The RNA shown here (Bacterial RNase P class A) has 395 nucleotides and comes from Alphaproteobacteria bacterium casp-alpha2. NCBI's taxonomy places the organism under Bacteria, Pseudomonadati, Pseudomonadota, Alphaproteobacteria. It was read from a public genome assembly, where an Rfam model found it. Its mean pLDDT, the model's own confidence on a scale to 100, is 75.

[in-house]
RNA sequence: CCAGACGGUCGGAUGGCCGCCUCUUGCGAUGGGAAACCUGCAAGGGGAGGAAAGUCCGGGCUCCACGGAAACACGGUGCCGGUUAACGGCCGGCGGGGGCAACCCCAGGGAAAGUGCCACAGAAAGCAAACCGCCUGACGGGCUCCGGCCCCAAGGGUAAGGGUGAAAGGGUGCGGUAAGAGCGCACCGCGCCCCCGGUAACGGGGGCGGCAGGGUAAACCCCACCGGGAGCAAGACCAAAUAGGGGCGACACGUUGGACUUGUCCAACAGGCGUGUUUCCGCGCCGCCGCCCGGGUAGGUCGCGCGAGGCGUCCGGUAACGGGCGUCCCAGAUGAAUGGCCAUCUAUCCCUCAAAAGGGGUGGACAGAACCCGGCUUACAGACCGUCUGGCUUU
Numbered sequence: 001c002c003a004g005a006c007g008g009u010c011g012g013a014u015g016g017c018c019g020c021c022u023c024u025u026g027c028g029a030u031g032g033g034a035a036a037c038c039u040g041c042a043a044g045g046g047g048a049g050g051a052a053a054g055u056c057c058g059g060g061c062u063c064c065a066c067g068g069a070a071a072c073a074c075g076g077u078g079c080c081g082g083u084u085a086a087c088g089g090c091c092g093g094c095g096g097g098g099g100c101a102a103c104c105c106c107a108g109g110g111a112a113a114g115u116g117c118c119a120c121a122g123a124a125a126g127c128a129a130a131c132c133g134c135c136u137g138a139c140g141g142g143c144u145c146c147g148g149c150c151c152c153a154a155g156g157g158u159a160a161g162g163g164u165g166a167a168a169g170g171g172u173g174c175g176g177u178a179a180g181a182g183c184g185c186a187c188c189g190c191g192c193c194c195c196c197g198g199u200a201a202c203g204g205g206g207g208c209g210g211c212a213g214g215g216u217a218a219a220c221c222c223c224a225c226c227g228g229g230a231g232c233a234a235g236a237c238c239a240a241a242u243a244g245g246g247g248c249g250a251c252a253c254g255u256u257g258g259a260c261u262u263g264u265c266c267a268a269c270a271g272g273c274g275u276g277u278u279u280c281c282g283c284g285c286c287g288c289c290g291c292c293c294g295g296g297u298a299g300g301u302c303g304c305g306c307g308a309g310g311c312g313u314c315c316g317g318u319a320a321c322g323g324g325c326g327u328c329c330c331a332g333a334u335g336a337a338u339g340g341c342c343a344u345c346u347a348u349c350c351c352u353c354a355a356a357a358g359g360g361g362u363g364g365a366c367a368g369a370a371c372c373c374g375g376c377u378u379a380c381a382g383a384c385c386g387u388c389u390g391g392c393u394u395u
Base pairs, nucleotide, nucleotide: 001391002390003389004388005387006386007385008384009383010382012345013344014343015342016341017340018339020047021046022045023044024043025042026041027040031038032037049366053377054376056375057374058373059372060371061231062230063229064228074227075226076225077224078223079093080092081091082090083089094108095106096105097104098103109222110221114220115219116216117215118214131162132161133158134157135156136155140151141150142149143148170188171187172186173185174184175183189211190209191208192207193206194205195204196203197202235302236301237300238299245293246292247291248290249289251287254269255268256267257266258265259264260263271286272285273284274283275282309328310327311326312325313324314323315322316321346363347362348361349360350359351358352357
């Protein structure tokens, strides 16, 4: 210098002016509103993100349900150890795969409990299987130097070779055989047992076994572990108008019957109103005024930011993380604030120029908190830092 791997930081800075939201302190108006509550002025403090996003996972908090435990069902997780409030996150390791390497990827328990499936192709896909090939070869035919040879070929053997397929029942080599075959042997693989190392996953070594048990569990299933439900529109408090509910009082009120607390209540009929109108039948309801009470709606307030908190430093740990000390208080809207303009610096681009320098443009990506926190995932103009790997050149 080129190519690459991993981790991290930033996401313009400073000042001035004018606004918006919020908090604290002080002062005030009796301003708005029935009330709850809201509001004005001044000074001071604070005011978006690394993802505030997707709402995927885990928790806090709130309400509902629930006597405890277990089982079943359903959902989730799935190598081992650690970490944490918890997790499907993170850290360290193991195994497998990829890369020359730094390093990256893995839904990575069980296929020896059972069930299902394995399309197409292929002879055969699950009690494996003979299409081609290889070997043998009855009967029949031909030749013959009579030893045998050749042709046709029923049947039998064979999983080494070809072909099909994602997959054809260990692999390579030597021996062996009519041809073959773990049929025999060596090495590798696999299974079982023992020993050693490791907390463990697992690794190393030795012995035995001729190989049994194809694949598939992000198919059912089995095993182990975890899990009540809903969510800040959770939930709590204050509380109009109108309508409806209850109580008290005044006024009004036909008939009959019943009850008793003897002036009220109940029932039937009559009456009135409604059922679009009229008649009949049926059904439903029962006067009016004032005051009080309770529920709920609109509206208002709280929940609402001191927290598994940020920063610095030290200690323990390989690390995730934990502990000690010091320091700081750091958005809280709700038709929803967090903005605009100017100047300087700075970054980058363009033009002039031999250079110094000068002039001009642009602050540009993804994106806007809504109860909070820990993660994951996704999006992102541009800039910067650190560690490491491979290659080339020079000294």